A computed fold for a 61-nucleotide RNA from an Actinomycetota bacterium, annotated as Fluoride riboswitch aptamer (crcB RNA motif).
The coordinates come from a structure-prediction model, not an experiment, and the mean pLDDT is 81.
The model forms 100% of the base pairs in the Rfam consensus.
Taxonomically the source falls in Actinomycetota (Bacteria, Bacillati).
RNA sequence: UCCACAACAGGCGAUGGGGCCCGCCGACCGCCCGCUCCGGGCUGAUGGCUCCUACCGAUGG
Numbered sequence: 001u002c003c004a005c006a007a008c009a010g011g012c013g014a015u016g017g018g019g020c021c022c023g024c025c026g027a028c029c030g031c032c033c034g035c036u037c038c039g040g041g042c043u044g045a046u047g048g049c050u051c052c053u054a055c056c057g058a059u060g061g
Stems, first nucleotide, its partner, number of pairs: 010025004016052006030042005
């Protein structure tokens, strides 16, 4: 320095945070159109469930 294994922990799952669960290990970084690395348009704060925050819509006070 490289490889393998094990342990402890960690990291990641298209826009913020907490809890639980699932998956994964450089894991991961959405979709559509066009004159295609540039332009235009669209959805979503979850990987899933839930709570909070932000945003959007409707109704009432």